[in-house]
Notes
This is a predicted structure of a 75-nucleotide RNA (transfer RNA) from Deltaproteobacteria bacterium RIFCSPLOWO2_02_FULL_47_10. The coordinates come from a structure-prediction model, not an experiment, and the mean pLDDT is 81. The sequence is in RNAcentral, with records from ENA.

RNA sequence: GUGGGUGUAGUUCAGCGGUUAGAACGCCUGGCUGUGGCCCAGGAGGUCGCGAGUUCAAAUCUCGUCACCCACCCA
Numbered sequence: 001g002u003g004g005g006u007g008u009a010g011u012u013c014a015g016c017g018g019u020u021a022g023a024a025c026g027c028c029u030g031g032c033u034g035u036g037g038c039c040c041a042g043g044a045g046g047u048c049g050c051g052a053g054u055u056c057a058a059a060u061c062u063c064g065u066c067a068c069c070c071a072c073c074c075a
Base pairs, nucleotide, nucleotide: 001072002071003070004069005068006067007066010025011024012023013022018056027043028042029041030040031039049065050064051063052062053061
């Protein structure tokens, strides 16, 4: 340089273009307990990497761009 993949909560990941963006773990509060853990109930936490476009409507489609990973080419 060329091609491909990934990017969503603190972490690991789901999420047909459609009506409030989710799960598990973690975190916080309460219950339970002599204390802690387990267990139970509730809660907080998100510019869906960034920018633009298409659309009545975009995490999802298109273009650009950034980061990381893989393969290939040249030296």